Predicted 3D model of a 133-nucleotide RNA (c-di-AMP riboswitch aptamer (ydaO/yuaA leader)) from Phytohabitans rumicis.
Model confidence (mean pLDDT): 75 of 100.
It matches the Rfam family "c-di-AMP riboswitch aptamer (ydaO/yuaA leader)". Rfam's curators write: This family represents a conserved RNA structure found upstream of the ydaO and yuaA genes in Bacillus subtilis and related genes in other bacteria.
The organism belongs to Phytohabitans, within Bacteria.
The sequence is in RNAcentral, with records from Rfam.

[in-house]
RNA sequence: CGGCUCAGCCCGCCGAGUCGGUCAGACAACGAGCCGGGGAACCACGCAACUUGGGGUGAAUCCGCGAUCCGCGGUAGGGCGUUCUUCCCGCCCGAACCCGUCAGCUAACCCGGUAGGCGGCCAGGGAGAAGGA
Numbered sequence: 001c002g003g004c005u006c007a008g009c010c011c012g013c014c015g016a017g018u019c020g021g022u023c024a025g026a027c028a029a030c031g032a033g034c035c036g037g038g039g040a041a042c043c044a045c046g047c048a049a050c051u052u053g054g055g056g057u058g059a060a061u062c063c064g065c066g067a068u069c070c071g072c073g074g075u076a077g078g079g080c081g082u083u084c085u086u087c088c089c090g091c092c093c094g095a096a097c098c099c100g101u102c103a104g105c106u107a108a109c110c111c112g113g114u115a116g117g118c119g120g121c122c123a124g125g126g127a128g129a130a131g132g133a
Stems, first nucleotide, its partner, number of pairs: 010120005018032003033114006043104001053102001054099004062074004077093005083129006
């Protein structure tokens, strides 16, 4: 000097997953904020059949090929490029899990969650707006 790894601080990303006080501390419990589910009328659906049930969170759905050992290509849809909107461009994701025969919408009402995982020595361009100094 360079590379790799670990830790702390700071900044930032996906996501609802943040904040507050109490407590010696932690957890739990509580509150606020945010998020999700159930649940009338009206509306919608309405036969039969129906284990080939049905439904939920989420962007994560569908198609073709292969005949694989879960791989290849695409796609509805979604994220990032460091305030917001928009155009161009670039880089990515396109999973996983849960309920348990049961749930359309849905005021009142009822019930839950508030995790986890990552990045950082380069920083894309144009127009407009807001904000700040």